A computed fold for a 119-nucleotide RNA from [Clostridium] ultunense Esp, annotated as FMN riboswitch aptamer (RFN element). The RNAcentral record of the sequence draws on ENA, Rfam and Ribocentre. Lineage of the source: Bacteria > Bacillati > Bacillota > Tissierellia > Schnuerera ultunensis. The same sequence occurs in records of 2 taxa.
C1' cells in the first nucleotide's frame, strides 16, 4: 500500500382524534411510519435482509416475497422541488392490525473500529 482472517460494538419506525357497535389502537373518516447497500439525496428504479413455504437435517440448500405517476430544475434525478397516487410477513385478538401483543433479551442485510499473521 493492497488484501486476507479473527474479534468486539451497533444495526426499524408508527393509532392522536371522531364515527357505528355488546366487543374495533382491527372496520369507517381524519392522522401517523418508512431497514442495509447501490445510484443526484430513493418505503414504491436494481440488488439485499427480515418474514413466509418445501427440503434437507442443525444451519444449509431451493423457492416465494409489496407499492408511481404528472410536471419543473439540472449535465446528471421513477432520488431533489411541486401536486396528485400506492404499499406493507407470520400467529394471537370479545371484530378483520404497517402502528397492539407474541416468536424476539431472537436473526439479519450491514456500519463503524481493533488485533494477529502472511505475502
Nucleotide at each position: 500500500a493492497a488484501a486476507u482472517a479473527u474479534c468486539u460494538u451497533c444495526a426499524g419506525g408508527g393509532c392522536g382524534a371522531g364515527g357505528c357497535g355488546a366487543a374495533a389502537u382491527u372496520c369507517c373518516u381524519c392522522a401517523c411510519c418508512g431497514g442495509c447497500g447501490g445510484u443526484a439525496a430513493a418505503g414504491c428504479c436494481c440488488g439485499c435482509g427480515a418474514g413466509c413455504c418445501a427440503a434437507a437435517u442443525u444451519u444449509u440448500u431451493g423457492g416465494u416475497u409489496g407499492a408511481c405517476u404528472u410536471g419543473g430544475u439540472g449535465a446528471a434525478a421513477u432520488u431533489c422541488c411541486a401536486a396528485g397516487g400506492c404499499c406493507g410477513a407470520c400467529a394471537g385478538u370479545u371484530a378483520a392490525a404497517g402502528u397492539c401483543u407474541g416468536g424476539a433479551u431472537g436473526g439479519a442485510a450491514g456500519a463503524a473500529g481493533a488485533u494477529c499473521a502472511u505475502a